[in-house]
RNA sequence: GGCCCCGUCGUCUAGCCCGGUCUAGGACGCCUCCCUUUCACGGAGGAAACACGGGUUCGAAUCCCGUCGGGGCUA
Numbered sequence: 001g002g003c004c005c006c007g008u009c010g011u012c013u014a015g016c017c018c019g020g021u022c023u024a025g026g027a028c029g030c031c032u033c034c035c036u037u038u039c040a041c042g043g044a045g046g047a048a049a050c051a052c053g054g055g056u057u058c059g060a061a062u063c064c065c066g067u068c069g070g071g072g073c074u075a
Base pairs, nucleotide, nucleotide: 001074002073003072004071005070006069007068010028011027012026013025020058030046031045032044033043034042051067052066053065054064055063
């Protein structure tokens, strides 16, 4: 250099192929409240994410192009 795969809450991950159902879901963690003499456990609630730019479309986390970052194969 060429080809392929990946990038989503603090962490891990589902959703992407096959666009819309909802306010992007779940687990752990974090915060508040309840419970408890206190802690833990348990219960209720909350905050928190689609790598970046552009395109297609009525509508994009999802499709297309480019960039950036990570990984693999190959010369």
A computed fold for a 75-nucleotide RNA from Parcubacteria group bacterium GW2011_GWA2_47_26, annotated as transfer RNA. Rfam family: tRNA. Rfam links the family to the GO term triplet codon-amino acid adaptor activity. The family's RNA type in Rfam is transfer RNA. It was read from a public genome assembly. The source organism's lineage runs through Bacteria and Bacteria candidate phyla. The coordinates come from a structure-prediction model, not an experiment, and the mean pLDDT is 81.